[in-house]
Context: one part of a larger RNA
RNA sequence: UCAUGGCUAAGGAACUAGGCAAAAUGGCCCCGUAACUUCGGGAUAAGGGGCGCUGACUUCGGUCAGCCGCAGUGAAUAGGCCCAGGCGACUGUUUAUCAAAAACACAGGACUCUGCUAAAUCGAAAGAUGAUGUAUAGGGUCUGACACCUGCCCGGUGCUGGAAGGUUAAUAGGAGGAGUUAUCUUCGGAGAAGCUCUGAAUUGAAGCCCCAGUAAACGGCGGCCGUAACUAUAACGGUCCUAAGGUAGCGAAAUUCCUUGUCGGGUAAGUUCCGACCUGCACGAAUGGUGCAACGAUCUGGGCACUGUCUCGGCCAUGAGCUCG
Numbered sequence: 001u002c003a004u005g006g007c008u009a010a011g012g013a014a015c016u017a018g019g020c021a022a023a024a025u026g027g028c029c030c031c032g033u034a035a036c037u038u039c040g041g042g043a044u045a046a047g048g049g050g051c052g053c054u055g056a057c058u059u060c061g062g063u064c065a066g067c068c069g070c071a072g073u074g075a076a077u078a079g080g081c082c083c084a085g086g087c088g089a090c091u092g093u094u095u096a097u098c099a100a101a102a103a104c105a106c107a108g109g110a111c112u113c114u115g116c117u118a119a120a121u122c123g124a125a126a127g128a129u130g131a132u133g134u135a136u137a138g139g140g141u142c143u144g145a146c147a148c149c150u151g152c153c154c155g156g157u158g159c160u161g162g163a164a165g166g167u168u169a170a171u172a173g174g175a176g177g178a179g180u181u182a183u184c185u186u187c188g189g190a191g192a193a194g195c196u197c198u199g200a201a202u203u204g205a206a207g208c209c210c211c212a213g214u215a216a217a218c219g220g221c222g223g224c225c226g227u228a229a230c231u232a233u234a235a236c237g238g239u240c241c242u243a244a245g246g247u248a249g250c251g252a253a254a255u256u257c258c259u260u261g262u263c264g265g266g267u268a269a270g271u272u273c274c275g276a277c278c279u280g281c282a283c284g285a286a287u288g289g290u291g292c293a294a295c296g297a298u299c300u301g302g303g304c305a306c307u308g309u310c311u312c313g314g315c316c317a318u319g320a321g322c323u324c325g
Base pairs, nucleotide, nucleotide: 001320002319003318004317005316006315007314008313010311011310014309019306027051028050029049030048031047036041038145052067053066054065055064056063057062068072080304081303082302083301084300085299086298087296088295092104093103108143109142110141111140112139113138114137120129121128122127146291147290148289149288151221152220153219156218157217158214159213160212161211162210165209166208167207172202176198177197178196179195180194183190184189222240223239224238225237226236249283250280261277262276263275264274265273
């Protein structure tokens, strides 16, 4: 010096990104226990008191009397607590070896496919799973307990349905054209049959165009100008555009750039935190919206207790290192 332990005057988070680490709490019995709440909880809430030994009595549970120590769960083992907020309801799962979470899952909700040789999946196939199941079943997708709710838009993309018209493949069809040459010839050419090549009209399904439906399908949910008897603001009016112009609720938010917004609270002092406001750069309703008891090795802010985290260091023990032998 390092590591691991122990003690430390006065102060007690002044340390620090942050109480990280340490300290403190701790068992059993008795008393007592708030907000909130889904009435189960919260709760060991919080906060207090007791605990040894000896003798007598005893209904064997204890009661009374006495004694000792600084200290009686005499050593060891054995929750720190409270307030407020974000997220996720919860128990669970996860990056074996830098991430345990607000991510995944979840019960519950919804849409959709599937009538059984089911749909879906694996497999050239046979066959198998689904399932020795049968729509209260099975597959897929989204959301994620519970409470209150879930607005408008079908123009685009998708899906479902429709079949009148347009377009549309192979096929069928074979008009016409080309090559070849028996033959004819005015010697320029014409050219049957066959063979070969090509090929128009016509026929022709799904699909697409088209017509409807559908948003807990993918998704989307405006601008400008004016107006009230102070001012300001605009319930109101005008106009342009759109498929429709964001409803309820929430809002400087895990979302707010300007921004340390403004006001209030907490502090002597607060870019964080809590409560409001609304000017939402760029919240918003199952890509769910807003709440919410309980829960969390979660994240954020505050407080009590406690402490060598610190003011600011010091001492001791053990091990290693180092020096000498």
The part of an RNA shown here (large-subunit ribosomal RNA, domain IV) has 325 nucleotides and comes from a marine eukaryotic metagenome. Rfam family: Bacterial large subunit ribosomal RNA.